[in-house]
RNA sequence: AGAGUUUGAUCCUGGCUCAGGACGAACGCUGGCGGCAUGCCUAACACAUGCAAGUCGAACGGAGAUAGCAAUAUCUUAGUGGCGGACGGGUGAGUAAUGGAUGAGUAAUCUGCCUCAUACACUGGGAUAACACAGAGAAAUUUGUGCUAAUACCGGAUGAGACCACACUACCGCAUGGUAGAGGGGUCAAAGGGCUUUACUGGUAUGAGAUGAGCUCAUCUCCCAUUAGCUAGUUGGUAAGAUAACAGCCUACCAAGGCGACGAUGGGUAGCCGGCCUGAGAGGGUGAACGGCCACAUUGGAACUUAGACACGGUCCAAACUCCUACGGGAGGCAGCAGUGGGGAAUAUUGGGCAAUGGGCGAAAGCCUGACCCAGCAACGCCGCGUGAGGGAAGAAGGUUUUCGGAUUGUAAACCUCUGUCCUAAGUGACGAAGGAAGUGACGGUAGCUUAGGAGGAAGCCCCGGCUAACUACGUGCCAGCAGCCGCGGUAAUACGUAGGGGGCAAGCGUUGUCCGGAAUUAUUGGGCGUAAAGGGUGCGUAGGUGGUUUAGCAAGUUGGAAGUGAAAUACCCAGGGCUUAACUCGGGUGCUGCUUUCAAAACUACUAGACUUGAGUGUGGGAGAGAAUAGUGGAAUUCCUAGUGUAGCGGUGGAAUGCGUAGAUAUUAGGAGGAACACCAGUGGCGAAGGCGACUAUUUGGCCCAUAACUGACACUGAGGCACGAAAGCGUGGGGAGCAAACAGGAUUAGAUACCCUGGUAGUCCACGCCGUAAACGAUGGAUACUAGGUGUGGGGGGUCUGACCCCCUCCGUGCCGCAGUUAACACAAUAAGUAUCCCACCUGGGGAGUACGAUCGCAAGGUUGAAACUCAAAGGAAUUGACGGGGGCCCGCACAAGCAGCGGAGCAUGUGGUUUAAUUCGAAGCAACGCGAAGAACCUUACCAAGACUUGACAUCGUACGACGAAUAUAGAGAUAUAUUUUUCCCUUCGGGGACGUAUAGACAGGUGGUGCAUGGUUGUCGUCAGCUCGUGUCGUGAGAUGUUCGGUUAAGUCCGAUAACGAGCGCAACCCUCGUAACUAGUUGCCAAUAUUAAGUUAGGAACUCUAGUUAUACUGCCGUGGACAACACGGAGGAAGGUGGGGAUGACGUCAAAUCAUCAUGCCCCUUACGUCUUGGGCUACACACGUGCUACAAUGGCUAUUACAAAGAGCAGCGAAAUCGUAAGGUGGAGCAAAUCUCAAAAAGAUAGUCUCAGUUCGGAUUGUGGGCUGCAACCCGCCCACAUGAAGUCGGAGUUGCUAGUAAUCCCGAAUCAGAAUGUCGGGGUGAAUGCGUUCCCGGGCCUUGUACACACCGCCCGUCACGCCAUGGGAGUUGGGAGUACCCAAAGCCGGUGAGUUAACCGCAAGGAGACAGCCGUCUAAGGUAAGACCAAUGACUGGGGUGAAGUCGUAACAAGGUAGCCGUAUCGGAAGGUGCGGCUG
Repeated sequence: AGAGUUUGAUCCUGGCUCAGGACGAACGCUGGCGGCAUGCCUAACACAUGCAAGUCGAACGGAGAUAGCAAUAUCUUAGUGGCGGACGGGUGAGUAAUGGAUGAGUAAUCUGCCUCAUACACUGGGAUAACACAGAGAAAUUUGUGCUAAUACCGGAUGAGACCACACUACCGCAUGGUAGAGGGGUCAAAGGGCUUUACUGGUAUGAGAUGAGCUCAUCUCCCAUUAGCUAGUUGGUAAGAUAACAGCCUACCAAGGCGACGAUGGGUAGCCGGCCUGAGAGGGUGAACGGCCACAUUGGAACUUAGACACGGUCCAAACUCCUACGGGAGGCAGCAGUGGGGAAUAUUGGGCAAUGGGCGAAAGCCUGACCCAGCAACGCCGCGUGAGGGAAGAAGGUUUUCGGAUUGUAAACCUCUGUCCUAAGUGACGAAGGAAGUGACGGUAGCUUAGGAGGAAGCCCCGGCUAACUACGUGCCAGCAGCCGCGGUAAUACGUAGGGGGCAAGCGUUGUCCGGAAUUAUUGGGCGUAAAGGGUGCGUAGGUGGUUUAGCAAGUUGGAAGUGAAAUACCCAGGGCUUAACUCGGGUGCUGCUUUCAAAACUACUAGACUUGAGUGUGGGAGAGAAUAGUGGAAUUCCUAGUGUAGCGGUGGAAUGCGUAGAUAUUAGGAGGAACACCAGUGGCGAAGGCGACUAUUUGGCCCAUAACUGACACUGAGGCACGAAAGCGUGGGGAGCAAACAGGAUUAGAUACCCUGGUAGUCCACGCCGUAAACGAUGGAUACUAGGUGUGGGGGGUCUGACCCCCUCCGUGCCGCAGUUAACACAAUAAGUAUCCCACCUGGGGAGUACGAUCGCAAGGUUGAAACUCAAAGGAAUUGACGGGGGCCCGCACAAGCAGCGGAGCAUGUGGUUUAAUUCGAAGCAACGCGAAGAACCUUACCAAGACUUGACAUCGUACGACGAAUAUAGAGAUAUAUUUUUCCCUUCGGGGACGUAUAGACAGGUGGUGCAUGGUUGUCGUCAGCUCGUGUCGUGAGAUGUUCGGUUAAGUCCGAUAACGAGCGCAACCCUCGUAACUAGUUGCCAAUAUUAAGUUAGGAACUCUAGUUAUACUGCCGUGGACAACACGGAGGAAGGUGGGGAUGACGUCAAAUCAUCAUGCCCCUUACGUCUUGGGCUACACACGUGCUACAAUGGCUAUUACAAAGAGCAGCGAAAUCGUAAGGUGGAGCAAAUCUCAAAAAGAUAGUCUCAGUUCGGAUUGUGGGCUGCAACCCGCCCACAUGAAGUCGGAGUUGCUAGUAAUCCCGAAUCAGAAUGUCGGGGUGAAUGCGUUCCCGGGCCUUGUACACACCGCCCGUCACGCCAUGGGAGUUGGGAGUACCCAAAGCCGGUGAGUUAACCGCAAGGAGACAGCCGUCUAAGGUAAGACCAAUGACUGGGGUGAAGUCGUAACAAGGUAGCCGUAUCGGAAGGUGCGGCUG
């Protein structure tokens, strides 16, 4: 410090996720030792049991025990009394302020014990508990009578610098006021104990200190405004009361205030802080342990006592719960330490000790202390140590893997030499203990030390696709499973599970949860708002925020210095200390960024006073304008009415129809009525804040611009709330209504058509008044001010020069375009900023849910404004790029269309396919680019399929051992494979050891598989397409994907060439080079040829080398020449010459790539599968089936023909297990025969159409030949299933073929024969060959395919794309809902415990007064105010639930349509109204996205 994830790729925006750290944690697996810390986060749930607060006999009287004979001494302690139980310990329920933090104030206060100082302590009195006796009660407890003491209680005296009132002086302060001093007057005190009679200790009053506490003030202190108004003791005053003290704290009276947008009130949540975690910091989160404060002690209320409480282990009352009970009544409060139950994912021992530290009491000894110190449990955390160290290669065995060679585990182990931390045993043995000595240790025989022993007892967890360090094998087969995100898994998974190996951390490792970080993803530091989320529809203006030049002052902000405070602990540092180190701990320093006080400065801001003119405004003089309102006027057009002319149509559409018209339309002429809108001018022209504004005239009226510089003197900018305006649609009332036109009706279109088109047509559109308040209300761009290159239009004004007038120049205000810097993700913006800055306002924070629900508010309504959550996804989005696509555009090509010719589709047959059938009908091929395809040839074989019968190291290959030649023949059984038997035979080489070939037997390694996967592959092939394209290097441009080059203007068959050009070059393609045909020459003449000379039946022979031909080498064609056009180019057109002319014809040749195209059955091959079978052999069958459908062909339907007869002319091939001549037999197929020929020699071999004659005469025929019968031939082991051919006989359909569709542009189509491969035999197929030999092409509008450029895109699996809504089904959360249930808070009223206070007090009463009676005072009782719990009532709020219901989300393959994305097939979208199964349609206005 970043990374992954939206895309085909890119940049950006933006969310989600990860890597880090932390924890009072929990869970899983594992677990050696020690130190230091930590340990109910949940039920402030309920608690058994024990302990946690007592002490003092030196305050007191008793009682008891011990000792003593006793006096007495010592000890113990129930009670009175004193002090302490307000500390210590626990918890965080409540509390959003009666709290906390920080800093002040107290002149408004108190303070036991402690310290210091001053003074004092005289004299009396009456009770009472204990105790005794007598009762009540189950108990708890309690009553009466009697006795007694005190440092218990009370009276009197004394008494001040205490307190109270009076009047006075001095000084001071911060308002009330405070301090000090003197005066006379009033009030108030005490307690003793102890002693060796000496220490000492206690008491009273006052003052001071210290400590602790109370109260007050300022600032800060969570979320919600879908909580906006709250408040009657409320705010203030006066008086009385209460308190330690101020105060509405309380009461009476008076006034009507007080709080609140700087967030009152209400609701929710929460103890606060020092700190802790995180972070670079600012911040964010948190508030366990330690420390400070607060609150609470079962729940609620209350007071008493006290220095201090409204009191955790005190009291009273009420409530709930638990327990005891004799049913009458009582007892209790672990949020103290342990512990129990319960809850929970989860949190320890009913331990030891007061030795230390601290606390209470005591004079002290001492007692008490679950505070505390220790120990126990727990890897819960942090820190430290160990599980051994060195050597050791035969790189052992085993494991894993393998290309079988090896590699790896791995110096790892074994083995050798050592060490002893921890461990075990024994010995020794602390510090902690202070203070003058002695004594005192729970921990603990612990830590430490010494000796001995022996590598002996001590390693796991997670991960290994990317992020992220680390890879293989097997298993599984979208299953099981994994997953933090992206995503893995559908038979070769580095992603699941296991193993081996590896990586990381380590007594731990992972997972889960939470917080911060990364996240600049709430942005103060440090973000944005044209198109990504985001500028309010517009203005006026309140609060607020901000504000021109200058002088003086002030000192609030600001800056600097000083002081106080910021507790300790924590943090950081130490070159400080102590534990062996560390964690831990002690000491010192820094720091604690804050608050307060004070001194100083005066630049800036604020404030006060004054001045200025440039901001702003006013005045004066001019100017432009669809700015607004009202009234009036005008012409053109539509429609309607009347009348005339006139006749059959009009109208409307893509084409029609509905509609109108012979009752006279449309058309035309004239007159009239009425409403609405204002052609031309008209212009990115004008005006207005925006919406918006368009005939003309008048009146009223708002703003703006220019010039001028007379006036005011900062009067300004912005603007939350507020107010006003605000298109269209819509609403209300009343008018109006020509045209247009939602709804509606009809006609079309259509699968449907609730649409688009047409004919009608109502609201509405218009006016007046009143609502509504929204739009793509857009420049998708808030307002103001200043600054920052230019150029060029246009509207309004002014100035200058010069004029006769323009032109020209300068300037201000508006409105456009282009463009630099700069900005921007890019597009783009660019003085009218989206640049550079300042100020103010509004708004945004992933997509969906949703601008929805609920609430509130506005509205007559429709609806508007404000505006969530649950749930769900990992994206949604912007700009640009490359493709692909478009019922976008432009250019161009192709038998693509058109023009033609011949077909197919109808028939019969052949052949292939589908389907069906079958034991099997083997398998593959599937739009073009499968279907006469693999198959250049299924009777057996082939053959892979089926049935049956056999074999199991096998039909075939290699290796071991043993034996042996191999083999051949015959017979029998069998369908055969095969089995049995007999006969016969004895290989080659040799160094004589043996070796080799072959066969048999045997063992196992293995063979074998046309079994699977062409979606694991190689190779081969098809296709786009013989289309003209596909790329690279360097350079340049761009953040980048990419672009440029390759585009553009011409041209070409061509990315062919030329020119231009930020490109310059190059590669694969094109072309050429290759083959063949066409012309010529040369060379060569046999088997080919024959002009001349002979010759023959015949180029037969002699001869010839001219010709043809053969087959080798050359030549030829290059737009080379001429002309025209073109840009003086490329090139095109025409011409000449030429056998051939613009690529001369044809072939081979197929760029980068596309289709997971085809093939595992040509072959090869990974993996999987079978192994007495999915292998091998054999016989027979099947691949040839047959209702049917399709493809490709053949033959036809006839006279351009059929048949018969005669008669011409080829090319290219093949041939020895072959072609097979002549001759001969047969009607023929064919037979016999065997010459010749491994072939320019011989053979196949006859070419056919053609030509010449004849016949048929338009018929289902002398067309056509299917089908069938009979008889033959050939091949072959074998023609039954299932071959071909011949002869005779038979003689089907078919009379030119619907929709549709195919091929072909010249030696082509069409037509006619010939040959070959395969092959024993078996072509209408395939591949070749030649013969005869056309028609048409205007042209590129359209169909199809392709190329280039451009445009749009929501597509990229790329239009066979994407995608919207209803409906149906499953699941999920949520709104409404008659209601129902529960909760906390408040209000009003009723009842009213305990208790304080007040009143009363006839009853009771020791201290004082009084001789007494009685009094004073006190108490009981009663009454009253207040009041907890409880009750009643009506509401508000929150939560849960609810028949039914609404929409929403989500879910591999449901239904209906096709709304959007391309001109998406009617451009889309926004607002509104209306209609419709649904997307949606239509009207009105608006926007261009």